[in-house]
RNA sequence: GGAGUGGACUGGGCGGCCGCUGAUUGGCUCAAUCGAGCCAGUGGGAGGAAAGUCCGGGCUCCACAGGACAGGGUGGUGGGUAAUGCCCACCGGCCGCAAGGCCCGGGAAAGUGCAACAGAAAGCAAACCGCCUACGAAGGUCCGCCUUCGCAGGUAAGGGUGAAACGGCGAGGUAAGAGCUCACCAGCAGGCUGGGCAACCAGCCUGGCUAGGCAAACCCCACCAGGAGCAAGGCCAAACAGAGAGGACAAGGGGUGACCCUUGGCGGGCUAGUCCGGCCCGCUAUCACUUUCGGGUAGGCCGCUUGAGGAUCUGAGUAAUCAGAUUCCUAGAAAAAUGGCCGCUCCCCUGCGGCAUUACUGCCGCAGGGGGACAGAACCCGGCUUAUAGGUCCACUCCGAAU
Numbered sequence: 001g002g003a004g005u006g007g008a009c010u011g012g013g014c015g016g017c018c019g020c021u022g023a024u025u026g027g028c029u030c031a032a033u034c035g036a037g038c039c040a041g042u043g044g045g046a047g048g049a050a051a052g053u054c055c056g057g058g059c060u061c062c063a064c065a066g067g068a069c070a071g072g073g074u075g076g077u078g079g080g081u082a083a084u085g086c087c088c089a090c091c092g093g094c095c096g097c098a099a100g101g102c103c104c105g106g107g108a109a110a111g112u113g114c115a116a117c118a119g120a121a122a123g124c125a126a127a128c129c130g131c132c133u134a135c136g137a138a139g140g141u142c143c144g145c146c147u148u149c150g151c152a153g154g155u156a157a158g159g160g161u162g163a164a165a166c167g168g169c170g171a172g173g174u175a176a177g178a179g180c181u182c183a184c185c186a187g188c189a190g191g192c193u194g195g196g197c198a199a200c201c202a203g204c205c206u207g208g209c210u211a212g213g214c215a216a217a218c219c220c221c222a223c224c225a226g227g228a229g230c231a232a233g234g235c236c237a238a239a240c241a242g243a244g245a246g247g248a249c250a251a252g253g254g255g256u257g258a259c260c261c262u263u264g265g266c267g268g269g270c271u272a273g274u275c276c277g278g279c280c281c282g283c284u285a286u287c288a289c290u291u292u293c294g295g296g297u298a299g300g301c302c303g304c305u306u307g308a309g310g311a312u313c314u315g316a317g318u319a320a321u322c323a324g325a326u327u328c329c330u331a332g333a334a335a336a337a338u339g340g341c342c343g344c345u346c347c348c349c350u351g352c353g354g355c356a357u358u359a360c361u362g363c364c365g366c367a368g369g370g371g372g373a374c375a376g377a378a379c380c381c382g383g384c385u386u387a388u389a390g391g392u393c394c395a396c397u398c399c400g401a402a403u
Stems, first nucleotide, its partner, number of pairs: 001399010012345007020045002023042008047374001051385002054383005059229004066276004072224004076090005091105001092103004106220002111218002113214002128159002130155004135150006167185002170182003186210002188207008233302004242293005247287001249264006265283007309328008346371011
């Protein structure tokens, strides 16, 4: 100097004028209950993603808070967290020279299924070319046998196809071959020793056992989870008109009657889908409930921002993070506020000129243009994912040159 990897910050600043909005202090007017309006002062007012609505929660309500099945989610080990499908560390596999990055990370001898073409054959198979043997036929012959064809048997070592052909290499053995046997190696199964909390790693022993890929295919295994959501929910105010259909009982007792009680049974609603269980309501006919047609009201307030909160320092930890001390209060709108103009400066781009340098490149001056990227809260918080002009900083890796 170049090319990379990982991480962090920023996304203009200052001043003036005018405007919007919240809180608060003081004053004035109206109201006389809530409160409303005006003036002045002080203070605050969009993001690193506010986005996607993909996850996890806080909070609110229902269920009275259960079980089973179906459906859904997650999937190496350990730690962190309120919690997660998130974060950190490690293990395993893959990519990269490396710094580092990625993950479809339980199971393929439980079952079902998929894989074009080529190939004989793509999950327990298979014989295209070959090799060997027996029989038959023809020809040759140095009479040992050789060549060709047909049929039967054996074979998967050689060749071919393919991404992949049922371990590899070497030797022995065989009619020819084959883990058929042996040595070495790889994988698999079992056992032992050492390291580690563990996932796993290393080593040794036995066994001839050799069992492709895909589960982000169905499936099997392990674990997890009540549901709905701020349009949740609560308060005040306003208004109300009905008509029709369906719809579940017997006995006993009391009472003049209306009606009340008891036993057994029946109907309905809620509980995420189904079933069981549970709770509540109703049934001796006018009501639990379901449903059709039709009418009326819908304005305001709360929820609403003090939080699993931010900043700095110290300690523990490899880290994520946790603990302690000090300090700070930083939007709360409601069809939706947080803005506009001017001046100076800062940054970026283009052009011209000059200086320095071996080169790369850097600095200074002038002129012109621009403030540009991605983009705007809506109950709140923690993550992940996606988008992002430009600028600055830290740590590390590789290459080149000079000293």

This is a predicted structure of a 403-nucleotide RNA (Bacterial RNase P class A) from a Planctomycetia bacterium. Its Rfam family is "Bacterial RNase P class A". Its family is annotated with tRNA processing, ribonuclease P activity and dimeric ribonuclease P complex in the Gene Ontology. The family's RNA type in Rfam is ribozyme. Model confidence (mean pLDDT): 76 of 100.